Notes
Predicted 3D model of a 253-nucleotide part of an RNA (large-subunit ribosomal RNA, domain VI) from a Verrucomicrobiales bacterium. The organism belongs to Verrucomicrobiales, within Bacteria. It was read from a public genome assembly. It matches the Rfam family "Bacterial large subunit ribosomal RNA".

Context: one part of a larger RNA
């Protein structure tokens, strides 16, 4: 913008797309065969491999926005305590995201018409003959089944409930976001927890600084599982979401 007023939910499903695997063991069963050596078929079960979908509670990555230890230098006048800068100076750890090597599921099962293939009956052709009429059986293949999209399927579908005139109701603006390239979606905008901040918690990191006491010192010990602390969970209106502005018209040709 359309679906001939707006709004919110809730399906049909035309038509598209995806998947479609493999081994290996046990059972049947040392059976059926075969002189032996050997050794099934049909079914029944159990895992596994390699693929795909989703997830982060386990395990780990990675976390240049967190902590901690350290080397060199430069500055903060100097100790002590930082701060720059040297790959994130280096190293040891890491919270939320994302993520695989991690952990969940997943290929079924079944039914329809089939292909070669096997058949019943069966003439022409007194016989034969699956085929000429007629009737079966059959494959990872097709058509369903199964999972995802899907009414702009312009044949623009259906249900259900609400709302009505500067309306209903959208959109600007603005705070965000497990959404996101921009758009677009989702949440909220004082009748308010949308962010951020405070505050508490949880995780991380490991015992701050400053002082005491011991030791010439280096340091060590109390005070202290302390200080510090990112994206996580809660709470509280403390800061911003202000004010308004425009489309939209006459119960819907």
């Nucleotide at each position: 913008c359309g679906u001939a007023g707006g709004a919110a939910a809730a399906u049909u499903g035309a038509g598209g797309g995806g998947u479609u695997c493999a081994a290996a063991c046990u059972c049947u069963a040392g059976u059926a065969c075969g002189a032996g050596a050997g050794g099934a078929c049909c079914g029944a079960g159990u895992u596994u491999g390699a693929c795909g979908c989703a997830c982060c509670a386990c395990u780990g990555g990675u976390g240049u926005u967190c902590c901690a230890g350290u080397u060199g230098u430069u500055c903060c006048g100097u100790c002590a305590g930082g701060a720059g800068c040297a790959u994130c100076g280096c190293u040891g750890g890491g919270c939320a995201g994302c993520u695989a090597a991690g952990u969940g599921c997943g290929g079924a099962c079944u039914g329809g018409a089939u292909a070669a293939g096997c058949g019943c009956u069966g003439a022409a052709a007194g016989c034969a003959u699956c085929u000429a009429a007629g009737c079966g059986u059959c494959a990872a293949g097709c058509c369903a089944u199964u999972c995802c999209c899907a009414a702009g399927a312009u044949a623009a579908a259906u249900u259900u409930u609400c709302c009505c005139u500067g309306a209903a109701g959208g959109a600007u603006c603005g705070u965000g976001g497990a959404a996101g390239a921009c758009c677009a979606c989702c949440a909220c905008g004082u009748u308010g927890a949308u962010a951020g901040g405070c505050u508490g918690u949880g995780g991380g990191u490991g015992u701050a600084a400053g002082c005491a006491u011991g030791g010439u010192a280096a340091c060590a010990u109390g005070u202290u599982c302390a200080g510090c602390u990112u994206a996580g969970c809660a709470g509280u209106a403390c800061u911003a979401a202000u004010c308004a502005u425009c489309c939209g018209u006459u119960c819907g040709g």